The RNA shown here (small-subunit ribosomal RNA) has 1380 nucleotides and comes from an uncultured bacterium. It matches the Rfam family "Bacterial small subunit ribosomal RNA". The prediction has a mean pLDDT of 83.
RNA sequence: AGAGUUUGAUCCUGGCUCAGGAUGAACGCUGGCGGCGUGCUUAACACAUGCAAGUCGAACGGAGUUAUGAUGAAGCUUGCGAUUCAUAACUUAGUGGCGGACGGGUGAGUAACGCGUGAGUAACCUGCCUUGCACUGGGGGACAACAGUUGGAAACGACUGCUAAUACCGCAUAAGCGCACAGCUUCGCAUGAAGCAGUGUGAAAAACUCCGGUGGUGUAAGAUGGACUCGCGUCUGAUUAGCUAGUUGGUGAGGUAACGGCCCACCAAGGCGACGAUCAGUAGCCGGCCUGAGAGGGUGAACGGCCACAUUGGGACUGAGACACGGCCCAAACUCCUACGGGAGGCAGCAGUGGGGAAUAUUGGGCAAUGGGCGAAAGCCUGACCCAGCGACGCCGCGUGAGGGAUGAAGGUCUUCGGAUUGUAAACUUCUGUCGUCAGGGAAGAAGAAUGACGGUACCUGAUGAGAAAGCCACGGCUAACUACGUGCCAGCAGCCGCGGUAAUACGUAGGUGGCAAGCGUUAUCCGGAUUUACUGGGUGUAAAGGGUGUGUAGGCGGGACUGCAAGUCAGAUGUGAAACUUAUGAGCUCAACUCAUAACCUGCAUUUGAAACUGUGGUUCUUGAGAGUCGGAGAGGUAAACGGGAAUUCCUGGUGUAGCGGGUGGAAAUGCGUAGAUAUCAGGAGGAACACCGGUGGCGAAGGCGGUUUACUGGACGACAACUGACGCUGAGACACGAAGGCGUGGGGAGCAAACAGGAUUAGAUACCCUGGUAGUCCACGCGGUAAACGAUGAAUGUUAGGUGUAGGGCCCGUCAGGGUUCUGUGCCGCAGUUAACACAAUAAACAUUCCACCUGGGGAGUACGGCCGCAAGGUUGAAACUCAAAGGAAUUGACGGGAGCCCGCACAAGCAGUGGAGUAUGUGGUUUAAUUCGACGCAACGCGAAGAACCUUACCGGAGCUUGACAUCCUGAGAAGACUGAUGUAAUGUCGGUUGUGCCCCUUCGGGGGAAUUCAGAGACAGGUGGUGCAUGGUUGUCGUCAGCUCGUGUCGUGAGAUGUUGGGUUAAGUCCCGCAACGAGCGCAACCCUUACGGUUAAUUGCUACGCAAGAGCACUUUAGCCGGACUGCCGUUGAUAAAACGGAGGAAGGUGGGGAUGACGUCAAAUCAUCAUGCCCCUUACGCCCCGGGCUACACACGUACUACAAUGGCGUAAACAAAGGGAAGCGAAGCCGCGAGGCAGAGCAAACCCCGGAAAAUACGUCCCAGUUCGGACUGCAGGCUGCAACUCGCCUGCAUGAAGCUGGAAUCGCUAGUAAUCGCGAAUCAGCAUGUCGCGGUGAAUACGUUCCCGGGUCUUGUACACACCGCCGGUCA
Repeated sequence: AGAGUUUGAUCCUGGCUCAGGAUGAACGCUGGCGGCGUGCUUAACACAUGCAAGUCGAACGGAGUUAUGAUGAAGCUUGCGAUUCAUAACUUAGUGGCGGACGGGUGAGUAACGCGUGAGUAACCUGCCUUGCACUGGGGGACAACAGUUGGAAACGACUGCUAAUACCGCAUAAGCGCACAGCUUCGCAUGAAGCAGUGUGAAAAACUCCGGUGGUGUAAGAUGGACUCGCGUCUGAUUAGCUAGUUGGUGAGGUAACGGCCCACCAAGGCGACGAUCAGUAGCCGGCCUGAGAGGGUGAACGGCCACAUUGGGACUGAGACACGGCCCAAACUCCUACGGGAGGCAGCAGUGGGGAAUAUUGGGCAAUGGGCGAAAGCCUGACCCAGCGACGCCGCGUGAGGGAUGAAGGUCUUCGGAUUGUAAACUUCUGUCGUCAGGGAAGAAGAAUGACGGUACCUGAUGAGAAAGCCACGGCUAACUACGUGCCAGCAGCCGCGGUAAUACGUAGGUGGCAAGCGUUAUCCGGAUUUACUGGGUGUAAAGGGUGUGUAGGCGGGACUGCAAGUCAGAUGUGAAACUUAUGAGCUCAACUCAUAACCUGCAUUUGAAACUGUGGUUCUUGAGAGUCGGAGAGGUAAACGGGAAUUCCUGGUGUAGCGGGUGGAAAUGCGUAGAUAUCAGGAGGAACACCGGUGGCGAAGGCGGUUUACUGGACGACAACUGACGCUGAGACACGAAGGCGUGGGGAGCAAACAGGAUUAGAUACCCUGGUAGUCCACGCGGUAAACGAUGAAUGUUAGGUGUAGGGCCCGUCAGGGUUCUGUGCCGCAGUUAACACAAUAAACAUUCCACCUGGGGAGUACGGCCGCAAGGUUGAAACUCAAAGGAAUUGACGGGAGCCCGCACAAGCAGUGGAGUAUGUGGUUUAAUUCGACGCAACGCGAAGAACCUUACCGGAGCUUGACAUCCUGAGAAGACUGAUGUAAUGUCGGUUGUGCCCCUUCGGGGGAAUUCAGAGACAGGUGGUGCAUGGUUGUCGUCAGCUCGUGUCGUGAGAUGUUGGGUUAAGUCCCGCAACGAGCGCAACCCUUACGGUUAAUUGCUACGCAAGAGCACUUUAGCCGGACUGCCGUUGAUAAAACGGAGGAAGGUGGGGAUGACGUCAAAUCAUCAUGCCCCUUACGCCCCGGGCUACACACGUACUACAAUGGCGUAAACAAAGGGAAGCGAAGCCGCGAGGCAGAGCAAACCCCGGAAAAUACGUCCCAGUUCGGACUGCAGGCUGCAACUCGCCUGCAUGAAGCUGGAAUCGCUAGUAAUCGCGAAUCAGCAUGUCGCGGUGAAUACGUUCCCGGGUCUUGUACACACCGCCGGUCA
């Protein structure tokens, strides 16, 4: 000192939360020792038991005990001995004295002179103590105790009698004491005080004694303690605004220690209050304590000062002192005793009990110390106090070991299986002895003597021996510290943000790590951070926040000069500000905590002495602030009245006139008006309301607001002048006044418009938008109401601070005019400095300063509820809380989106051609069915897709039968080479059991044999295997936007920043293609080019190709062709346009012209797009099965729906005959010629060819001729029957083909919809891959070969610029209401 959290990101505002410190604490887990502190915060709830205030015999009379002496009855007589007396010592019930008013407890009450602080008492008291002076003479009468009688259960009394005193009462004496009267002196702010002298009058005493003394009385002082009064300070609420009859004051009397309405009688009517009275709530106050940089905020345990209280309420007595915690009386509640008549009690003293509560201790020891009461003293008493006990409740200190020790042991955890980590940690070894245990010694605390509870304690010495002594919390970010397993939006965590839906560093556990440590966490509370109530130290245009506006009261603030005073201010001095606490320094306990000493501090208050700048105040003066005066012009300023001007709407009357008008002039209609004559048009009349043009970010007004003309009355502003007053000013809580529209009351008025209402439309509905009507109202008069986005969302006033340019009203100067300059007041725009979060503001400030007022303090709840005030009502004003959220919000940025705008492109539309959708068939999909109909793909971008070809196999599915180290891989052991041939048996099928043959290759060898490689069989276990799951864990691959023109970076610059610029702009292009401009300059991935193919030519080469030779052979390479290399096209040339650019248009030449045609090539990215079933792969799952093998079935099912194709519906055609012209491919388990057979599919046959050679292989449409004659046909060919062929182990489920026969639907296809811009569409055939066989599919090839494009308004998609946004999962968004 900050951090997290609003957003895709940013800056700001703003709240919430965290890190720190503290505590009389509590709870959870844990717990070794000691020192010093501390411990009912709740029920001022109730209390059993014990103790907490007594003491004095040197005040007194008794009583008792003991000792000594004397006496000495009865008895006995030596002596003992009752009794009595004296002396001494001791004890103490009573009288008396002093003390029980201190000490100790608690905080209920109290908002108060209660407390704090500082003064005052000339208005007071003070026992014991100290000092001074004086006195202490002489009498009297009682009452306890005691004795007797007596009442009562008890507590406690009653009566009679006796008695003492330092108990009580007179008398004497006393003036320096009190009172009364009048006088003098001095002093005081006043009442008055002090002193002196005079007269009158009044009040005292107690004795005891050891003879030393101790007491007593009066008086005057001191000290101590108290009482009263005053200044200042002392919580919250105005949703408490008025309170007060002893109330305020006076006179008199009473009362008190004393002043006083303290009390009483009478008189007066005062007193307090916005500077907050009264009322309500809460609370003991302070020194201090906690926190904070401080200012502050919170608090008032322990220690100290004051106050109040003692079960609750009231009262007095005694006394120096009380209205009295352990005294009295009364009342009340409660408890106890009781013989029912009556009594007793008060722990908020110390222990302790119950109760309450989250929670707080021993019915301990001692008066040894300190202090207190009594006493002459010894001494007694003292739960004050000193100690001990209990509690980690707090602070402080110490320990739980130290050095060495690597094979980096074992175990644990993780792992990529190599290792890493726990970890020098342990073991082991060498030591030490705090602490512990045992033993010995042993204090200080005690000032002259004696006396020690603590305590055999602290401490010291010796011995022993690592022995008895570590936990708690956290580990996603904030915040130091990470992995594994389990769980699977479950269980749970969480202070905030937030984790958890199958790979959780956030849950639980474990290992490891971090932090603190005899503690650690949690909870609660306070301060801090929070400048988030802002005095220090905040704000109000848009984030919360300027009152709707003015006039003005109190209050606050206030111009220049001179002068007095000294209240504020400043300085010095004095007093006080208790101690403790805090800070500094030093000292004592081994250190520290703790304690002691000294100093500082205590920021305050009071008194006093000065200063006089500033504020204040008194006086004098000034003119610039303000006002007044004279003159002048401007204005929708206000109020009232009048006028008519005209235009317009509506209505009425009359004329002309005829069938429509109206409606929206833009969706289209209808309601409505009209043949009873509308609309239209002309003339006349009625009535109400509003004033076009001028008219203008022009004017006026405080704001609301003000607009025809004239008149009357009237307010304000402005300019000029400088002869008047002399600070008279500014602001303004309350108060008062004004205050749009709508609304309310009473009475008028009512043309148009028009809430409500009615009808017609629209719509799913339409209580709306649109249309036709229409009432309040709008207008006038008089009242009420008092609110608006009453806005410049910007309070008023004053001063200062660059400019430029308009406009309104004045003045001055220059100029012949046009105009120019200057100045004052208003009203606009642009703009610098400055300000601002930014936007923006910027002399009309949101700048820089000053003064005053108003208002704000997270969002919602809510401008709501309650209360008060106002109102006729509607309602207005003032204005909360519970609860709830972690945001709500401002400005700006980038995207995305818009039924926003601009520009551009695309078979996107349009213009065309041919289709699909209707029929039949093929094929795929959905659905249904099934034992199974395996799985995947689902808008474009799934559906003739994976599948370039399911009869078995494929095959993953189903049924049945089998195998279990396995069909496949590696390793180990044993046996056998491998292999070949074959028998038996059995099945639906994989199977089971044998026999024969064969001995190979390499190495060693003692020649007997042994070992090894490859391979087979058997066995054991590691393992294999999985088309099982997850494409939302992945790699790779692919689709799509899209072959769209975009996507970015470096440096620089701008911006607080996100970001911007570049990439935008003007042109141009197919293109971010190029040119120009520009705070940008460059670069990268894309575009284009480079590559393949095709179109032209050259050159080289030449067999299987070609051929000018009649054929063949041969020859040749001109032509065709093939395949290598090269050329060619670049807006290169010309013209026009354009900015002289880029480029466009036209032309020439050329085979080809403006990327010539086609292909390959797919930027950054989007869709959690597709694929775990091509492959690979993490994790999970199965392991005599979810693996493997076999047979059969299924993937081919079939009321139905959809997609994609084929064939058609026919004459541009079908059929028949004749007869042309390709390209590109394929071929050895292959293509298969000639020839022969068959109507044909095909068969027999086998030449040639690994192919520019041979074969597939006949191209078809087209062409020519003939026929058909518009029909369900000589169109169409489905379905079906019969007979055949081919492939294959096998064509039933379930293949293809042929011949004959049969001859269905269909006559050009609804809504809707697809493709295509040229060698394209359309049409015609050919080939290939897959493949035993199976093609209407797919991929290629060539033949024939069109139509149309005006154009970019619209649909779809895309690019770019701009604009709005409350969207960012980004419009398939967000979000209000209602219903369930």